[in-house]
RNA sequence: GCUCCCUUCGUCUAUCGGUUAGGACACCAGAUUUUCAAUUUGGUAAGACGGGUUCGACUCCCGUAGGGAGCGCCA
Numbered sequence: 001g002c003u004c005c006c007u008u009c010g011u012c013u014a015u016c017g018g019u020u021a022g023g024a025c026a027c028c029a030g031a032u033u034u035u036c037a038a039u040u041u042g043g044u045a046a047g048a049c050g051g052g053u054u055c056g057a058c059u060c061c062c063g064u065a066g067g068g069a070g071c072g073c074c075a
Stems, first nucleotide, its partner, number of pairs: 001071007010025004018055001027043005048064005
């Protein structure tokens, strides 16, 4: 330098064009308990960034950034 893959709540991970973006753990609040733990109910919180296509984009396309893998050049 070229090619390919990945980037979603605090963490891990679903959703592969029409969802209120779901689940687990964590966190917060309530119930229970003498207290803690456990249990249980509820809640907050996410599409890397910028464009494009589309009636509609986390999803498809392009570019940028970060990470990973492979190949190649020079020395």

About this RNA: Transfer RNA from a Hyphomicrobiaceae bacterium, 75 nucleotides, folded computationally. Its mean pLDDT, the model's own confidence on a scale to 100, is 81.